[in-house]
RNA sequence: AUCGUCGUAGCUCAACUGGGAGAGCAACGGUCUCCAAAACCGUAGGUUCCGGGUUCGAAUCCCGGCGGCGGUG
Numbered sequence: 001a002u003c004g005u006c007g008u009a010g011c012u013c014a015a016c017u018g019g020g021a022g023a024g025c026a027a028c029g030g031u032c033u034c035c036a037a038a039a040c041c042g043u044a045g046g047u048u049c050c051g052g053g054u055u056c057g058a059a060u061c062c063c064g065g066c067g068g069c070g071g072u073g
Stems, first nucleotide, its partner, number of pairs: 001072007010025004019056001027043005049065005
């Protein structure tokens, strides 16, 4: 340089062929305990990498950019 793939919560990842984003862990609160841990219950947490486009509707499709990984040279 070029091709492919990925980018979603603090972390690891889901989200079916476009219908309005969820789980586990972590955090916080509670129950329990002399205290803590474990267990159980609950709560909060999102500009879906960025900018445009298509659409009634975009995490999802299209274009450009940025970044990670891999292939080729």
Transfer RNA from Brevibacterium sanguinis, 73 nucleotides, folded computationally. The coordinates come from a structure-prediction model, not an experiment, and the mean pLDDT is 81. Its Rfam family is "tRNA". By type it is a transfer RNA. The organism belongs to Brevibacterium, within Bacteria. The RNAcentral record of the sequence draws on ENA and Rfam.